[in-house]
Context: one part of a larger RNA
C1' cells in the first nucleotide's frame, strides 16, 4: 500500500421505519429454462439475463430443418473466345432451374473498331450470421451522478510508499472557509446547454379580429441579494420580508480515475484459425408459434367507491400525398361505396376517457368476470391450414383480494383514466417511447437490515 473482520466510532441513501399501491394465488399475453422435435436458428444468465438484441417471425425477414438445384458462383477486380442487348413463345417442374424455338442486330465508322449485356473456358479469387469478445477496435452495462481520482515543485523518510487529500466546522459535493511542511494545478462536482414555471419588448402565417390568450424571437428575473437569530466578526445554518419562483426552483442531457479477462466477432470493422462441388449460393414446404412442467415481466379481474343503458362537459402532444380521409348512402357491426378540403396553427385522423345527470341491478359466482369453444362474416395480402387482426349471434372456465417471501414510490409524485407515435401490406402491442386529465397518504427517527463514503484497530499478503 492492498485485502479481510458476524472490530470500533462517524456520515449518507425510498436502505430501514411511517404510508400507499402492488407482485407471489386465478385466467390470459409475453420472455426464459427444461422437455420434445427433421428443425424447434443464435446471443444475453445474481444485483447489472429473462415484454432483452427484436421500433413489429404467415412468404420475405431467416441465420434452422427436409427435399430439389448449382459450383469462378447472388456480388467485385482482372484474362481469353464467341455473341449486340432488351424481348416473345413452347416443353418440363412445387419453385428454383433445365431444355427447345422465334424475333431483333443497335452506336461510331477510316470497314479497322468501341461500350454495355449475355454465354463458354482457364486461373487468381469471391463468399461464410463458421470459431475465438480469454487476440482486438468501436460501442455499451454496473459500482454511481457515488465524491472521489491524480499530477508539478518541495518536505521528512531505509524501500514499497507517505505528506498535500489528515484534525475541528460546513456542504448534495475533496462544496466552502479556516488551520497545517506544504505550495499550486488537472479530471470529476458545480456552472455553461435543453424543457417547464413569471414578466418586458417585438413579429403575426392561420383568425372577422394579434388588445388578451396563442406561436416564434429578444431581454429581464434568484444571487443567501435584504432583515433578525446563531456561528469565529468565517464558511454556513435557521426564521422572515418581498417575489411567479428561495436557498441545487422542478425535470432532462451530461457519467472522473478505475472495476467485473462484465456484454457484443450475429450492427459494423478487424488479427488468427477453419470451410472452398461446401460451413458458399438459389428455391419450395416446414420450423423459430411444439408442451407434462418450473421461473421472470405484465394485462384483465375477483365487484356496489361497482356494472349496464341513455344524455351532457373539459386536454395535451403527435401523425398525414404510394397519405390521413370529411360529407352523404349502405350494413346490427367489423366494414363497403362516394371522394370535399388538406403538402397542414387552416383540412383530416378525432370520439378524449375517467367525470357529471338520470334509469335499472341489490350482494349473488350475480346484469360480476371474461377465458374457452361452435358458427356466420369483414379486412390486409400471391397466400391467413400450421399461424394474422377485427365483427355479430351463441357459449360463459377459473377467480370472492391471494402462504412463506418480495418490489416501486417523498408531490403534481404514487394511484387512477384516456390520447398518441415509431416499426407494418396487415398484425399477435396487454410491449416500448411520449402526452395530458383527476389526484392522495406518510416521513417518529437513524436502534436494526442492505448498499456506499472517509477515519481508526486487529490479522494476513506483496
Nucleotide at each position: 500500500u492492498u485485502a479481510u473482520a458476524g472490530g470500533g466510532a462517524c456520515c449518507c441513501c425510498c436502505a430501514c421505519a411511517a404510508g400507499c399501491a402492488g407482485u407471489u394465488g386465478a385466467g390470459c399475453a409475453u420472455g426464459u429454462g427444461g422437455u420434445u422435435u427433421a428443425a424447434u436458428u443464435c446471443g444475453a444468465u445474481a444485483c447489472a439475463a429473462a415484454g432483452u438484441g427484436a421500433a413489429g417471425a404467415a412468404c420475405c425477414u431467416u441465420a434452422c430443418c427436409a427435399a430439389g438445384a448449382u459450383u469462378u458462383g447472388a456480388c467485385a477486380u482482372a484474362c481469353c473466345a464467341c455473341u449486340a442487348a432488351u424481348c416473345c413463345u413452347c416443353u418440363u417442374g412445387a419453385a428454383a432451374g433445365a431444355g427447345a424455338g422465334g424475333g431483333g442486330u443497335g452506336c461510331c465508322u477510316u470497314u479497322g473498331g468501341a461500350a454495355a449485356c449475355g454465354u463458354a473456358g482457364a486461373c487468381a479469387c469471391a463468399a461464410g450470421u463458421g470459431g475465438u469478445g480469454c487476440a482486438u477496435a468501436g460501442c455499451u452495462u454496473u459500482u454511481g451522478u457515488c465524491a472521489g481520482c491524480u499530477c508539478u515543485u518541495g518536505c521528512a523518510a531505509u524501500a514499497a510508499g507517505g505528506u498535500a487529500u489528515u484534525a475541528g466546522g460546513u456542504u448534495a459535493a475533496g462544496u466552502c472557509a479556516a488551520g497545517c511542511a506544504a505550495u499550486g494545478a488537472g479530471c470529476a462536482u458545480a456552472a455553461c446547454c435543453c424543457u417547464u414555471g413569471u414578466g418586458u419588448u417585438u413579429a403575426g402565417u392561420u383568425u372577422u379580429a394579434a388588445a388578451c390568450c396563442c406561436u416564434g424571437a429578444u431581454c429581464a428575473g434568484a444571487c443567501u441579494g435584504c432583515c433578525g437569530g446563531u456561528g469565529a466578526u468565517a464558511a454556513g445554518c435557521u426564521g422572515g420580508a418581498g417575489g411567479a419562483a428561495g436557498g441545487u426552483a422542478a425535470g432532462g442531457a451530461u457519467g472522473a480515475c478505475a472495476u467485473c479477462a462484465a456484454g457484443u466477432u450475429a450492427u459494423c470493422a478487424u488479427g488468427c484459425c477453419c470451410u472452398u462441388u461446401a460451413u458458399g449460393c438459389c428455391c419450395u414446404a416446414g420450423g423459430c408459434g411444439a408442451c407434462a412442467c418450473a421461473c421472470g415481466u405484465g394485462c384483465u379481474a375477483c365487484a356496489a367507491u361497482g356494472g349496464c343503458u341513455g344524455g351532457g362537459a373539459c386536454a395535451a402532444a403527435g401523425g398525414a400525398u404510394u397519405g390521413a380521409g370529411a360529407u352523404c348512402c349502405u350494413g346490427c357491426g367489423a366494414g363497403g361505396g362516394u371522394g370535399a378540403a388538406c403538402u397542414a396553427a387552416c383540412u383530416c385522423c378525432a370520439a378524449a376517457a375517467a367525470c357529471c345527470c338520470a334509469u335499472c341491478c341489490u350482494c349473488a359466482g350475480u346484469u360480476u368476470g371474461g377465458a374457452u369453444u361452435u358458427u356466420a362474416g369483414g379486412u390486409u395480402g400471391c397466400a391467413a391450414c400450421u399461424u394474422g387482426c377485427c365483427u355479430g349471434c351463441a357459449u360463459g372456465a377459473a377467480g370472492c383480494u391471494g402462504g412463506a417471501a418480495u418490489c416501486a414510490c417523498u408531490a403534481g409524485u404514487a394511484a387512477u383514466c384516456u390520447c398518441u407515435a415509431a416499426u407494418u401490406a396487415g398484425c399477435c402491442a396487454u410491449a416500448u417511447g411520449g402526452u395530458g386529465g383527476u389526484g392522495a397518504a406518510u416521513u417518529u427517527a437513524u436502534u436494526c437490515c442492505c448498499a456506499g463514503g472517509a477515519c481508526u484497530u486487529g490479522u494476513a499478503u506483496a
Predicted 3D model of a 462-nucleotide part of an RNA (small-subunit ribosomal RNA, 3' major domain) from Leucaena leucocephala. The RNAcentral record of the full RNA draws on SILVA. Its mean pLDDT, the model's own confidence on a scale to 100, is 80.